The prediction has a mean pLDDT of 80. This is a predicted structure of a 102-nucleotide RNA (SAM riboswitch aptamer (S box leader)) from Robertkochia solimangrovi. Rfam family: SAM riboswitch aptamer (S box leader). The literature on the family includes a 1998 paper in Mol Microbiol by Grundy and Henkin, "The S box regulon: a new global transcription termination control system for methionine and cysteine biosynthesis genes in gram-positive bacteria". NCBI's taxonomy places the organism under Bacteria, Flavobacteriia, Flavobacteriales, Flavobacteriaceae, Robertkochia.

RNA sequence: AUGUUAUCAAGAAAGGCGGAAGGAAUAGACCUGAUGAUGCCUUAGCAACCCUUUACCAUUAAAGAAGGUGCUACGUUCUACCUCAUUGAGGAUAGAUAACAA
Repeated sequence: AUGUUAUCAAGAAAGGCGGAAGGAAUAGACCUGAUGAUGCCUUAGCAACCCUUUACCAUUAAAGAAGGUGCUACGUUCUACCUCAUUGAGGAUAGAUAACAA
């Protein structure tokens, strides 16, 4: 890098560096940003998966912890593709994360 499966309406900040755009890709919109964003480092926090315990035939559910990853503005920021409806709902594509395979 690729494949499979699962989840994605909740949750969670400070300091330092740095200096202009950023929120995945394409297009719109809407937000954030010199009152310093995005990003990187440190500490802290949150608790999605792996983990532990209990219930449980399987399947699942609840609780716990923070070891490995992960995450800490706006529903994956919203829409665009399809179906049904016409206030919307569901699904798909894509993305992110985790586990496994190779």